[in-house]
The part of an RNA shown here (small-subunit ribosomal RNA, 3' major domain) has 481 nucleotides and comes from an uncultured prokaryote.

Context: one part of a larger RNA
RNA sequence: UGACGGGGGCUCACACAAGCGGUGGAGGAUGUGGUUUAAUUCGAAGCAACGCGCAGAACCUUACCAGGGUUUGAAAUGCACGGAUUAGCCCCCUGAAAGGGGGGUGACGCUUUUAGUGGAACGUGCACAGGUGUUGCAUGGCUGUCGUCAGCUCGUGUCGUGAGAUGUCGGGUUAAGUCCCUGAACGAGCGAAACCCUUGUCGUUAGUUGCCAGCGGGUCAUGCCGGGGACUCUAACGAGACUGCCGUUGUCAAAACGGAGGAAGGUGGGGACGACGUCAAGUCAUCAUGGCCUUUAUGUCCUGGGCUACACACGUCCCACAAUGGUCGGUACAAAGGGAAGCGAAGCCGCAAGGUGAAGCAAAUCCCAAAAAGCCGAUCUCAGUUCGGGUUGUGGGCUGCAAUUCGCCCGCAUGAAGUCGGAAUCGCUAGUAAUCGCGGAUCAGCUACGCCGCGGUGAAUAUGUUCCUGAGCCUUGUACA
Numbered sequence: 001u002g003a004c005g006g007g008g009g010c011u012c013a014c015a016c017a018a019g020c021g022g023u024g025g026a027g028g029a030u031g032u033g034g035u036u037u038a039a040u041u042c043g044a045a046g047c048a049a050c051g052c053g054c055a056g057a058a059c060c061u062u063a064c065c066a067g068g069g070u071u072u073g074a075a076a077u078g079c080a081c082g083g084a085u086u087a088g089c090c091c092c093c094u095g096a097a098a099g100g101g102g103g104g105u106g107a108c109g110c111u112u113u114u115a116g117u118g119g120a121a122c123g124u125g126c127a128c129a130g131g132u133g134u135u136g137c138a139u140g141g142c143u144g145u146c147g148u149c150a151g152c153u154c155g156u157g158u159c160g161u162g163a164g165a166u167g168u169c170g171g172g173u174u175a176a177g178u179c180c181c182u183g184a185a186c187g188a189g190c191g192a193a194a195c196c197c198u199u200g201u202c203g204u205u206a207g208u209u210g211c212c213a214g215c216g217g218g219u220c221a222u223g224c225c226g227g228g229g230a231c232u233c234u235a236a237c238g239a240g241a242c243u244g245c246c247g248u249u250g251u252c253a254a255a256a257c258g259g260a261g262g263a264a265g266g267u268g269g270g271g272a273c274g275a276c277g278u279c280a281a282g283u284c285a286u287c288a289u290g291g292c293c294u295u296u297a298u299g300u301c302c303u304g305g306g307c308u309a310c311a312c313a314c315g316u317c318c319c320a321c322a323a324u325g326g327u328c329g330g331u332a333c334a335a336a337g338g339g340a341a342g343c344g345a346a347g348c349c350g351c352a353a354g355g356u357g358a359a360g361c362a363a364a365u366c367c368c369a370a371a372a373a374g375c376c377g378a379u380c381u382c383a384g385u386u387c388g389g390g391u392u393g394u395g396g397g398c399u400g401c402a403a404u405u406c407g408c409c410c411g412c413a414u415g416a417a418g419u420c421g422g423a424a425u426c427g428c429u430a431g432u433a434a435u436c437g438c439g440g441a442u443c444a445g446c447u448a449c450g451c452c453g454c455g456g457u458g459a460a461u462a463u464g465u466u467c468c469u470g471a472g473c474c475u476u477g478u479a480c481a
Base pairs, nucleotide, nucleotide: 001481002480003478004477005476007475008474009473010472011471012470013469015465016464019428020427021426022425023424027318028317029316030315031314032313033312034310035309042053043052064305065304066303067302068301069300070299073128077127078126079125080124081123082122088105089104090103091102092101093100094099108118109117110116111115130294131293133292134291135290139288140287141283142282143281144279146277151190152189153188154187155186156185157166158165159164170181171180172179196271197270198269199268201239202238203237204236205235206234207233211228212227215226216225217224242265245259246258247257248256249255321421325380326379327378328377329376330375331374337368338367339366342361343360347356348355349354387418392413393412394411395410396409397408398407434457435456436455437454438453439452440451
């Protein structure tokens, strides 16, 4: 100087407390361990691995296994040689395919054109290629974590023999090393804040594909038409919030508390943004890359299988156990997205999945598209039930070369466990939790209940810091570095 303490002081955080909803019990989905297997490819391992890499494993993917091929190679560059109407195209045989064998047709440039020569291609050979082989403890890059915690440093000066100290401490204050005051310090940098995006209010500009107040026309009805720019909205530019104003407190400070005005008030809400560093943290399987290993194989092609196994254990979720509910009928109100090898309306067929059909739309125009919870009415009456839907049987639909291993969806039948969950444990402080649906990426299809977004309805509690956990500053002890 640090680190540590079942030392002290001060402070903070959904850390506890106060609340609300869960997990842990059931069934299922998914990941992992284990076991099994020819293979169940590999990685991730307390927090910070385990719905993680995977924003899509039937083939492909695919890295694994079995079998069948291939060896200058599936793709690259260079060199040497070779022959031929070579490349390309077509056909036949063999084969599960890959591959192997055979036949036919047949290009291009230049020149001195019955021929010669050259490029590409092909073949042979040589250099080499290739490797999801190994080392993340050789590395770059990227990422997680402490932690959006308030810290981490430097120059000059001063003090100390020196390591170092000071500044960065102290008194206040703040979300903050934020700001103020004092002081051998004076300044500065990386962080904090601000600048950026979004949302909340208003104005200006603009008015189509959006809107419709007033005027006119028209319809069973609809901004449907003429028209209009008022309003909503769209999207660009501005305004607005700064403790600016008032009062009280405060060191004539920083600031705190209350108030006014205001759409918004003290960082208005949300996001992006992550200091010096820590964990030899993660990744050689995104990529790049040193060393090592391999080279008729650890490369490469194909068929099939596996990654989907199943006594069991754990994590993360979904759906339930019902009446604040289930079923049936009627009826409202979103936002954000996607669409051309695409989205696909109306109509018709089918109980439905779906089929048919083809209008419109490269989309503020058309389509996906029905929002759902909600509201109105009917029914069920507390039961393993009109709760719950697993499982199984059967019949169909869709995608795709192909749904057996191993896809999704629909109809009928079947109707399991489950009556609110032990010890323990998680999330959340407001448009949040809870609850309800909608969209997107990936994608032929889909194991999505996942992930990333969007809006609808919309709470309770905390004015406390004794304790648990983590963190910051000061101080103290130390046989630790």